[in-house]
RNA sequence: ACGUGACAAGGGCAACCCAGCGGAGACGCUGGCGCGCAAAGCCACGGGUCCUCGCCGCGCGAGCGGACGGACAGCCGAGCCGCCGAA
Repeated sequence: ACGUGACAAGGGCAACCCAGCGGAGACGCUGGCGCGCAAAGCCACGGGUCCUCGCCGCGCGAGCGGACGGACAGCCGAGCCGCCGAA
């Protein structure tokens, strides 16, 4: 350096649930907890899942469909960056 990920060392992250706050919502942030994670670091580029205030169409109505828009990186892949060190 390449490959690789150990019952190694030092550290890191934090699902669910609870509380507070924000949002129409998916969900986010903060604190507690600790399911898990070697990229559970970054990034919505491809696929996927989820949301739908307002707008458009349909409907007597509940509602249904659509465009725009949005959420998830702890669903998969691409891209970027990175700690440690055995066999």

Source information: This is a predicted structure of an 87-nucleotide RNA (c-di-GMP-I riboswitch aptamer) from a Planctomycetota bacterium. The source organism's lineage runs through Bacteria, Pseudomonadati and Planctomycetota. It was read from a public genome assembly, where an Rfam model found it.